A computed fold for a 94-nucleotide RNA from a marine eukaryotic metagenome, annotated as SAM riboswitch aptamer (S box leader).
RNAcentral holds the sequence, with entries from MGnify.
Its mean pLDDT, the model's own confidence on a scale to 100, is 81.
Formats: sequence, C1' cells, structure tokens
RNA sequence: CUUAUCAAGAAAGACGGAGGGAUGGGCCCUAUGAUGUCUUGGCAACCUUUAACGAUGGUGCCAAAUCCCACUCCAAAUUUUGGAGGAAGAUGAG
Repeated sequence: CUUAUCAAGAAAGACGGAGGGAUGGGCCCUAUGAUGUCUUGGCAACCUUUAACGAUGGUGCCAAAUCCCACUCCAAAUUUUGGAGGAAGAUGAG
C1' cells in the first nucleotide's frame, strides 16, 4: 500500500504501584489496585493442517458497539436527535 472484518463472545493468579481507555472533546475504569509483565485458563475462526470436524499449529482478543462523537449528506426538531456514507484506528491475510 491492497483487501476482509470490527453491535456477538471470552478472567483468574503472581509481580508491581498510578495512571488508563490510540489522538482532541465527552463519558467512563482505577488504591475494593488501574496500565504493564509473566503464568494458567478461555473466546474466536483470519491464515494453516484435514476427506470433514475449532481437532492441530501461527496470529488476534478476553470493561463499556472501535465506549460515543469528530468529516460529508439526509430527515426531524432548535442547535439537539435519528439515519446513511466516509475518515481515522485495531486485527488478519497478501
């Protein structure tokens, strides 16, 4: 860079000690211990293996829709609500 998916699903322990949820805003999580690392477990089904089967292997994931919005268009209501598309991001494959 191309392409597919992103409203489902799935947590315990140890270490450690203050931030974290990509960015801005909102909102939220967090000393009843976040983020992170490790172990174990699980979810899932992109690739792989298979005659076939999530049974094997490689990734990924396990708060909230990618937590929501961001740009454009449409509709309704009075500067908000709803819908569609896009951008950005994440992951897989190439």